RNA sequence: AUGAAAAGGCCGGGAGAGAUUCCUUGAUUGGAGCACCGAAGGGGAAGAAACUCUCAGGUAAAAGGACCGGUCUUAGACA
Numbered sequence: 001a002u003g004a005a006a007a008g009g010c011c012g013g014g015a016g017a018g019a020u021u022c023c024u025u026g027a028u029u030g031g032a033g034c035a036c037c038g039a040a041g042g043g044g045a046a047g048a049a050a051c052u053c054u055c056a057g058g059u060a061a062a063a064g065g066a067c068c069g070g071u072c073u074u075a076g077a078c079a
Stems, first nucleotide, its partner, number of pairs: 006074008018034001020033004035059003041055001042053003
């Protein structure tokens, strides 16, 4: 200072795949089997990823959700 990167708060948007089977519980409570998903996190390969694994997580709604947009705050690069 007509304020770069970056970080954080709030608001809006935001995909995929089982309302599966059995046992259990007062309870959709807990456990097991089979099938499946990729967009929190984690692992893998020359750097990295939207690739890959599916450990964790997830497979009606809700919640979560990478990422995107807006706004505010912090910050202080170039000139």
Notes: Glycine riboswitch aptamer, 79 nucleotides, folded computationally. It was read from a public genome assembly, where an Rfam model found it. The model forms 90% of the base pairs in the Rfam consensus. The coordinates come from a structure-prediction model, not an experiment, and the mean pLDDT is 75.